[in-house]
RNA sequence: UCCGAUAAAGAGCAAAACCGGGGAAACCCCGGUGGCGCAAAGCCUUGAACCUAAAGCUGAACUGAGCCAUGGUUGCCAGGGUUGCCGAG
Numbered sequence: 001u002c003c004g005a006u007a008a009a010g011a012g013c014a015a016a017a018c019c020g021g022g023g024a025a026a027c028c029c030c031g032g033u034g035g036c037g038c039a040a041a042g043c044c045u046u047g048a049a050c051c052u053a054a055a056g057c058u059g060a061a062c063u064g065a066g067c068c069a070u071g072g073u074u075g076c077c078a079g080g081g082u083u084g085c086c087g088a089g
Base pairs, nucleotide, nucleotide: 002089003087004086012038013037017033018032019031020030021029022028036075042082043081044080045079046078047077048074049073050072051071056067057066058065
């Protein structure tokens, strides 16, 4: 440096669910409990996909429709940059 072992050790992250709070809403966010899993399930960035539709626009006319991200997610995914534990090989 590559690679990732039915290995070992230390550390880290944290799915579902429940409780409290935030938010117009979101397969949303924050905190607590919890722990399914994860060697990048660390960070930055690009694409793509998906969720929502407040404001705005369109049209309608009795409270409802359509479009739209500037709101979000990626622990379904791909590319680039950067850092990082261990060592069978």
Predicted 3D model of an 89-nucleotide RNA (c-di-GMP-I riboswitch aptamer) from an Anaerolineales bacterium. The organism belongs to Anaerolineales, within Bacteria. The sequence was found by an Rfam model in a public genome assembly. It matches the Rfam family "c-di-GMP-I riboswitch aptamer". Rfam describes the family as follows. GEMM was predicted in a large-scale screen for bacterial structured RNA regulatory elements.